FMN riboswitch aptamer (RFN element), 148 nucleotides, folded computationally. Of the family's consensus pairs, 100% are formed in the model. The sequence was found by an Rfam model in a public genome assembly. It matches the Rfam family "FMN riboswitch aptamer (RFN element)". About the family: The RFN element is a highly conserved domain that is found frequently in the 5'-untranslated regions of prokaryotic mRNAs that encode for flavin mononucleotide (FMN) biosynthesis and transport proteins. This element is a metabolite-dependent riboswitch that directly binds FMN in the absence of proteins. In Bacillus subtilis, the riboswitch most likely controls gene expression by causing premature transcription termination within the 5' untranslated region of the ribDEAHT operon and precluding access to the ribosome-binding site of ypaA mRNA.The FMN riboswitch structure, reported in present an FMN-bound six-stem junction, adopts a butterfly-like scaffold, stapled together by opposingly directed but nearly identically folded peripheral domains. The coordinates come from a structure-prediction model, not an experiment, and the mean pLDDT is 78.
RNA sequence: AAUCAACUUUGGGGCGGGGUGCAAAUCCCCACCGGCAGUACAGCCUGCGAAGGAAGUUUUCUUCCCCGAGUCGGUGCAAUUCCGACGCCGACGGUGAUACCAAACGCGAAUAAGCAAAUGGUAUAAGUCCGGAUGAGAAAAGGCGAAC
Numbered sequence: 001a002a003u004c005a006a007c008u009u010u011g012g013g014g015c016g017g018g019g020u021g022c023a024a025a026u027c028c029c030c031a032c033c034g035g036c037a038g039u040a041c042a043g044c045c046u047g048c049g050a051a052g053g054a055a056g057u058u059u060u061c062u063u064c065c066c067c068g069a070g071u072c073g074g075u076g077c078a079a080u081u082c083c084g085a086c087g088c089c090g091a092c093g094g095u096g097a098u099a100c101c102a103a104a105c106g107c108g109a110a111u112a113a114g115c116a117a118a119u120g121g122u123a124u125a126a127g128u129c130c131g132g133a134u135g136a137g138a139a140a141a142g143g144c145g146a147a148c
Base pairs, nucleotide, nucleotide: 003146004145007142008141009140010139016030017029018028019027031128032127033090034089035048036047037046038045043088044087052065053064054063055062056061070086071085072084073083074082092131093130094129098123099122100121101120102119106115107114
């Protein structure tokens, strides 16, 4: 110096302002955030982890599936990574003032139109709030040991 083994520690961020309103950190406008490794410095290039689903010999573990989003210009030997401009994305469950459909009672002279509406159904629903999670983990750092 490199290799191997076990161990210890570390290992995910963000709603601030305004609008409407009885009520919104969920609607609307602005704002704000970005795991690990590789590579010219990367949320949107490649790979990995996490999340979600399935199976098995099911506390655990293993295997498989799934896994979002970027262009243009500039500099340079080299950048989808830097600089400039404009843009885009964000698991699962919960929480709604969302959309659509139906609608009792009531108003209406009226079993009509119309108004209004308890409630029910379907779909969708927060990157930032709550929860699984004081979890798990890619990986990073450290010293110790072994053999060479």